[in-house]
RNA sequence: AGAGUUUGAUUCUGGCUCAGGAUGAACGCUAGCGACAGGCUUAACACAUGCAAGUCGAGGGGCAGCAGGAGCGAAGCAAUUCGCUUGCUGGCGACCGGCGCACGGGUGAGUAACACGUAUGCAACCUGCCCCCGGCUGGGGCAUAAGCGGUAGAAAUGCCGUCUAAUUCCCCAUGCCGCGUCAGAGGGACAUCCCUUUGGCGCGAAAGGAGAAAUCCGGCCGGGGAUGGGCAUGCGGCGCAUUAGGCAGUUGGCGGUGCAACGGACCACCAAACCGACGAUGCGUAGGGGUUCUGAGAGGAAGGCCCCCCACACUGGUACUGAGAUACGGACCAGACUCCUACGGGAGGCAGCAGUGAGGAAUAUUGGUCAAUGGGCGAGAGCCUGAACCAGCCAAGUCGCGUGAGGGAAGACGGCCCUACGGGUUGUAAACCUCUUUUGCCGGGGAGCAAAGGCAGUCACGCGUGACUGUUCGAGAGUACCCGGAGAAAAAGCAUCGGCUAACUCCGUGCCAGCAGCCGCGGUAAUACGGAGGAUGCGAGCGUUAUCCGGAUUUAUUGGGUUUAAAGGGUGCGUAGGCGGGCGGCCAAGUCGGCGGUGAAAGCCCGGGGCUCAACCCCGGCGAGCCGUCGAAACUGGCCGUCUUGAGUGGGCGAGGAGCGCGCGGAAUUCGUGGUGUAGCGGUGAAAUGCAUAGAUAUCACGAAGAACUCCGAUUGCGAAGGCAGCGCGCCGGCGCCCUACUGACGCUGAGGCACGAAAGCGUGGGGAUCGAACAGGAUUAGAUACCCUGGUAGUCCACGCAGUAAACGAUGAGCGCCAGCUGGUCCGGCCCGAUUGGGGGCUGGGUGGCACAGCGAAAGGAGUUAAGCGCUCCACCUGGGGAGUACGCCGGCAACGGUGAAACUCAAAGGAAUUGACGGGGGCCCGCACAAGCGGAGGAACAUGUGGUUUAAUUCGAUGAUACGCGAGGAACCUUACCCGGGCUCAAACGGGACAGGAAAGUUUUUGAAAGGAGGCUGUCCGCAAGGACCUGUCCCGAGGUGCUGCAUGGUUGUCGUCAGCUCGUGCCGUGAGGUGUUGGCUUAAGUGCCAUAACGAGCGCAACCCCCACCGACAGUUGCCAGCAGGCAAAGCUGGGGACUCUGUCGGGACUGCCGGCGCAAGCUGCGAGGAAGGCGGGGAUGACGUCAAAUCAGCACGGCCCUUACGUCCGGGGCGACACACGUGUUACAAUGGCAGGCACAGAGAGAAGCCACCCCGCAAGGGGGAGCGGAACUUGAAAUCCUGUCUCAGUUCGGAUCGGAGUCUGCAACCCGACUCCGUGAAGCUGGAUUCGCUAGUAAUCGCGCAUCAGCCAUGGCGCGGUGAAUACGUUCCCGGGCCUUGCACACACCGCCCGUCA
Repeated sequence: AGAGUUUGAUUCUGGCUCAGGAUGAACGCUAGCGACAGGCUUAACACAUGCAAGUCGAGGGGCAGCAGGAGCGAAGCAAUUCGCUUGCUGGCGACCGGCGCACGGGUGAGUAACACGUAUGCAACCUGCCCCCGGCUGGGGCAUAAGCGGUAGAAAUGCCGUCUAAUUCCCCAUGCCGCGUCAGAGGGACAUCCCUUUGGCGCGAAAGGAGAAAUCCGGCCGGGGAUGGGCAUGCGGCGCAUUAGGCAGUUGGCGGUGCAACGGACCACCAAACCGACGAUGCGUAGGGGUUCUGAGAGGAAGGCCCCCCACACUGGUACUGAGAUACGGACCAGACUCCUACGGGAGGCAGCAGUGAGGAAUAUUGGUCAAUGGGCGAGAGCCUGAACCAGCCAAGUCGCGUGAGGGAAGACGGCCCUACGGGUUGUAAACCUCUUUUGCCGGGGAGCAAAGGCAGUCACGCGUGACUGUUCGAGAGUACCCGGAGAAAAAGCAUCGGCUAACUCCGUGCCAGCAGCCGCGGUAAUACGGAGGAUGCGAGCGUUAUCCGGAUUUAUUGGGUUUAAAGGGUGCGUAGGCGGGCGGCCAAGUCGGCGGUGAAAGCCCGGGGCUCAACCCCGGCGAGCCGUCGAAACUGGCCGUCUUGAGUGGGCGAGGAGCGCGCGGAAUUCGUGGUGUAGCGGUGAAAUGCAUAGAUAUCACGAAGAACUCCGAUUGCGAAGGCAGCGCGCCGGCGCCCUACUGACGCUGAGGCACGAAAGCGUGGGGAUCGAACAGGAUUAGAUACCCUGGUAGUCCACGCAGUAAACGAUGAGCGCCAGCUGGUCCGGCCCGAUUGGGGGCUGGGUGGCACAGCGAAAGGAGUUAAGCGCUCCACCUGGGGAGUACGCCGGCAACGGUGAAACUCAAAGGAAUUGACGGGGGCCCGCACAAGCGGAGGAACAUGUGGUUUAAUUCGAUGAUACGCGAGGAACCUUACCCGGGCUCAAACGGGACAGGAAAGUUUUUGAAAGGAGGCUGUCCGCAAGGACCUGUCCCGAGGUGCUGCAUGGUUGUCGUCAGCUCGUGCCGUGAGGUGUUGGCUUAAGUGCCAUAACGAGCGCAACCCCCACCGACAGUUGCCAGCAGGCAAAGCUGGGGACUCUGUCGGGACUGCCGGCGCAAGCUGCGAGGAAGGCGGGGAUGACGUCAAAUCAGCACGGCCCUUACGUCCGGGGCGACACACGUGUUACAAUGGCAGGCACAGAGAGAAGCCACCCCGCAAGGGGGAGCGGAACUUGAAAUCCUGUCUCAGUUCGGAUCGGAGUCUGCAACCCGACUCCGUGAAGCUGGAUUCGCUAGUAAUCGCGCAUCAGCCAUGGCGCGGUGAAUACGUUCCCGGGCCUUGCACACACCGCCCGUCA
């Protein structure tokens, strides 16, 4: 000292939360010792029992009990014992008397008060015991308790009679004196008065005791002191104004009563005051202070222990006694409660110490001693003392100590973790060696606290005190402390480990169980739950909870704010209050200083000292404040004087939609009357309701009414705000400028208050044209209590009254001063110059705008001399969001409603500004078969195929909008195969390694079985001399195996946006920052392609190019391809010789670059029936896919983390299934026919493939095919296209269209075509006559159409996929619209990003 939390990120505002300290604590876990302090915070609830206040016999009468003496008697030999008598002595129950009991101890209920604190005053007072001084102590008397006798009662407690004492009580005397009163003198002060003093009159005292005595202790009066109290006053310290008025002894006076004393304390009379916004009164809460906790401080919170004061003593009241009480352990009365009772009556008061019950989360022993300190009584000894001192219990706090120290690596065992033959960690930790011995334990010794007093003795003197010597007195305590002994021996836990916050891994769990102070964790890899290992923090404690302060500058005095975050009152006038110009003088209230008093002690702090240290304790010092006194005079204040600049007045001029009243005007609208005129008008997106043939709308004329004032008109003016607009007149307010004569601070602000205050609204009356809430109808719609339309009442207008609100906004209170500017903006004035027919220039004041510097601001496309800057003054207002401007109360109002204005509860945010995206039924620019234009399809039919669904023992699994669905499948009859049923195996179906046993390997065969497999037989005899080896079988072991799960743990690969033109970086610059700039702008491009501009300059990944194919040319090469020329030759044919021209094949090059020309353009570039060229502006096609998005797809291609199975979730085999079928969808095929079908005839490709292959040719078969059989591992052989074209036929028909389905007969592949193959032939001949809403592809060699080939493959369900060529179109005006995309911009409450967010109702 800060941190976490609002967002995708940022900044600000703002709340919530945490880290700290503290406690009379409690709870959980744990616990060795000591010292010091602490211990009912709750029920001021109720209390059993014991103790807590007595003492004095030297005040007194006495003698119940005790002891002694004396006397008498009895027993006994006696010592002695017993009984009786005797107050004679010690003493002493009860009693009279004195003093004490008003202290000490407890508690905090009450109390908001002179109760407390502090400072004063009392000239208005008291004070026992104590100290000092003066004086006195003479005489007399009456009672009474106890006792005795009697009596009532259960008791408590009385009553009657009688005797008696005193330091009890009473009377008389004396009076230093005191008091009262009268008269006088001096002094003082503060008003009544006070002090000193003189004289007269009156009143007023006393107690004795002890002692042989001396004497001592007492007694009385008076004065003084000390101590303690009483009273009064200033100042100070709680909440609520949703408590605003309170008050009748109330306020004062006069006279009295009363008191220790003042006082309305009390009484009579008189007056009508007194308190209050500087908060009276009421209500709530509370003992106050020294201090304590916290805090840097200011402050906030608290008042337990200790000290001071107060109050209280079961509750309430009352007095008595007394120096003192309205009395905790006194009294009386009343009440509640408890107890006793003989029912008639009585007793009691722990908030004293212990203790009990109750309440509560919770708080101790019915202990010891008067040894010390202190108190009461006493002459004293002494007695009493739950005050006090000690001990006991409790980690309940603070402080101190210990649980060992050093060495010790094979870094042991065990645990835990990992990349696991090994390593890491626990960890020098342990073991082990050496050493020490605090505390505890055992044994021994053993304090200080003690001085005074007592007792005994001695001494001194002023004879009752003092001194000295000896002795006695300790609860705590045999404690502290010291010595010795044994022995590492007896002594560590608690919380935490996601971030904040220090400390991480494994397992378990699977939005479950749970955690959590805030944010938040947990839905199968959780450092956040639970356990473990480890770590971190503190440590005899550690955590939790509660509470207070802090952090929180989050109530802001120190030290905050109010344009948009919460917050400026709607506006003015003005009361109180606050604040206030220049100069001079005086005063000294504020202010500052010196000195004095006070500020109790303890505590805090500073210095020093004592317990071994510390805590603790002791000594000394410091102190704000208040009071007094003496000074200072700058500032504030007060008083006096003066000034003119603030403010105001006067004179002149001026602008204006300021306000009020009266009058006037035209246009429009509606209505009325009449004319013209005819079928519609009106209204809307389109309509309808409505109006209209009874004549509307339209149009003309005339008339009526009410309301509002077009143009001017503005970015303008006026007003305090609301607000104000036709014209004229009148009344009235404010403002500006100029002149500078006057007043002389007269000022500013303004809580309450008063006034004004848009629209709507209310009351009464009027008015009513237009418009028009409500209402009605018509539409719209899923609905439409709306938006649109037709009507229409209140209202809109006027007068008077009420209401009093608003986004009453500049969301910006008023006033004054100060601080760069620009404006050829504007409105209203004044002056000067120029001109004299000017239309200019300059200066100056006020208003209203725009831009912008400094500085300000969280930022703003913010404000900025009209501040939101720098300062001063005053007012108003804010303190997280919701609840809520709600409820209640009060005030106002006719009402509507307004003003004031909470809480419970709930949330971890709610917000401001700005940033980047995404989005918009926002905008701009631009692309794409995106639309449009066009061609052909799909959607209807049948079939094929995939999918959903259903079914099934199984119909294995995956893919699911675009981006799944002829997809993984480029070949499911078995196999494949992952699924199902059944039969087997368990070192296993395959593979690696090791050990042992047997056997070459291998071949063949029998039997059983569906097969796998099981059980046998026969043959065979490898290499090496051997050991052994290769290989096989068996047994055992280590590795296996899994298409089981997780594509949300992953790699790799892929789809899609998208071949879209984008995505970024470095440095610089801008911004507090997120971020921006660059990448924006203009032009251009297919393109972030390029050019220009430019706080940017460059660069990277993308684009393009480099690569491949096609199109042209050249060079080289020339067989299997080619054949022009030459030659040969055939029925024919490049057939042969040959050729290297051509075609072609193959390789390498060339070619195209807006290079040239014209036009446009700064350029880049665009453009042209341009030239040239095979090709022209990217020539066509392919390969190539930026940063990223969809937790997109795939664990079943493969790989891989984790989890799971192990005679099974592995593996082998037979069979079945993946081919099911009431349905639904996708993708296709074939068609519905004449641009066609059928039959016949005749042409022309390219790219490929081929040896278990392609197969010429011949024969057989109608055919599939079969049987023969050349060639070809290929420019050589297989090898032949089809549409087209020609000819014929069919003639619009479910057909010579269409071919599904079914029947029959076959062929081929294959171990095997039943489930479940293809093909052929014959026969059968279904649906279907161009396909609803809707939807797909394609822009040129494209679509459409025609066939050919290949991969997979035994065969094939291929109509699929991938290729190849043949024939070969139509259309694009254009970019409004649909879809997708790019760039810029704008809005945003979205950011999982519009499939968003969010509101209401219901559950």